c-di-GMP-I riboswitch aptamer from Chloroflexus sp., 88 nucleotides, folded computationally. NCBI's taxonomy places the organism under Bacteria, Chloroflexota, Chloroflexales, Chloroflexineae, Chloroflexus. Rfam family: c-di-GMP-I riboswitch aptamer. Gene Ontology term of the family: cyclic-di-GMP binding. The prediction has a mean pLDDT of 87. The sequence was found by an Rfam model in a public genome assembly.

RNA sequence: AACCGAUAAAGGCAAACCCGGCGAAAGCCGGGGGCGCAAAACCAUGGGUCUAAAGCUGACUUUCAGCUACGACUGCCAGGUUGCCGAA
Numbered sequence: 001a002a003c004c005g006a007u008a009a010a011g012g013c014a015a016a017c018c019c020g021g022c023g024a025a026a027g028c029c030g031g032g033g034g035c036g037c038a039a040a041a042c043c044a045u046g047g048g049u050c051u052a053a054a055g056c057u058g059a060c061u062u063u064c065a066g067c068u069a070c071g072a073c074u075g076c077c078a079g080g081u082u083g084c085c086g087a088a
Base pairs, nucleotide, nucleotide: 004086005085012037013036017032018031019030020029021028022027035075041081042080043079045078046077047076048073049072050071055067056066057065058064059063
């Protein structure tokens, strides 16, 4: 230094759920909470997943159905960038 990752030390993040707010929704933000996490830090680049407002199509009429991301998710996987500690 690289790989690696302790029932180590110091610190960090925060799932479900609840309350408040934003949003058409998915979801996001703040507070509580703590399932977990060594990148559960950052980037929607590739795949994947979710939603379908606007739009399009069809019913046929102010509603219903289908398609669709320019909306989301990195705590789904890969890739890129950065990073604390040091037993085996």